[in-house]
RNA sequence: CGAGGUGGCCGGGCGGCCGCGUCGACACCGACCGGUGGCAACACCGGUGGGUGGCGCCGAGGAAAGUCCGGACUCCGUAGGGCAGGGUGGUUGUUAACGGCAACCCGAGGUGACUCGCGGGACAGUGCCACAGAAAACAGACCGCUCCGGCGCGCAAGCGUCCGGAGUAAGGGUGAAACGGCGGUGUAAGAGACCACCAGCACCCCGGGCGACCGGGGUGGCUAGGUAAACCCCACCCGGAGCAAGGUCAGACAGCAGGUGCUCGAGGGCUGCCCGCCCGAUGCCUGCGGGUAGGCCGCACAGAAUCCGCCGGCAACGGCGGAUCGAGAUGGAUGGCCGCCGAACGGGACCGCCGCAAGGCGCCCGGGAACAGGAUCCGGCUUACAGGCCACCUCGUCCG
Repeated sequence: CGAGGUGGCCGGGCGGCCGCGUCGACACCGACCGGUGGCAACACCGGUGGGUGGCGCCGAGGAAAGUCCGGACUCCGUAGGGCAGGGUGGUUGUUAACGGCAACCCGAGGUGACUCGCGGGACAGUGCCACAGAAAACAGACCGCUCCGGCGCGCAAGCGUCCGGAGUAAGGGUGAAACGGCGGUGUAAGAGACCACCAGCACCCCGGGCGACCGGGGUGGCUAGGUAAACCCCACCCGGAGCAAGGUCAGACAGCAGGUGCUCGAGGGCUGCCCGCCCGAUGCCUGCGGGUAGGCCGCACAGAAUCCGCCGGCAACGGCGGAUCGAGAUGGAUGGCCGCCGAACGGGACCGCCGCAAGGCGCCCGGGAACAGGAUCCGGCUUACAGGCCACCUCGUCCG
């Protein structure tokens, strides 16, 4: 100097003018309720709302998006068992929990930094592996190789692109994949049939590690494909519904018909089913018809909260101490205008600097920055993002 890998941050700034929302206190106006005084008008005290005015603090995000996970919280509900169903799938740790995160192991890719993984089981069973090929699982003979017999030729040895039988799977071919590899012994020809060296598998022993696993040694039989993000088996985990949850206040209404039941139990509850348990009587179910849709709480003041420091830990994270209090709307608030600065980008004469040069920087003009807005909240994951900055690591080239 170039090319990559990983992680993090910002995402317009400053000033002025006008305009919004919650909360707090203050001032003014007015209403209602209760009490006291008063003949009355009205006055005073307490409380609850409303309006106006200015003052003060605060006022969207790293993803607020997706609704994919996990929870806090609320109700069913006083609680249980089984089946079905769903989720996860290497080990250890972390967390309220998770399918998250951290570290490590194994496998694959990459020169490497690093990245990826639906990472248990194919000897429980079922299924699938197109086409090609003889044959795709305890398979099989297309071209071949060997032996025997027949036929033909030949004096014979023997030969033949012929026919039949037996043996063979080492060679060739097909394919993504063909019942270990290579070198020998052996054989009629071959074959782990046998032997040496490897790989794989099983068992045993030693060492390292919390563990997944790693390294080494020995014995053995020779070795029975792949696929489970196919069904399945195994291990572990799982109540349901959700703030439109739920609670409270006010207000309004209208019942009719049919069926059924009343403790010998209709109906309902607990996910879908079963068992069990509980509630249950002028009750329950079905059809027709009528009324209500408002206010307040939930809801922001406090949280598995945020920031800083120290300690432990490789890290995720945990402990201790200190500081801070951050929108709470409900047809739904934070906006508009002006000026200056301003990245990428585009253009450009002289001059200055660097450079052999190409060119770059300074300088001038223009230009003017992405994805995108809460609605109970939190921890994650996934997706979108113009441009800029920082740190560490890897590879290549050149110079010293």
Molecule: Bacterial RNase P class A
Organism: Pseudonocardia sp.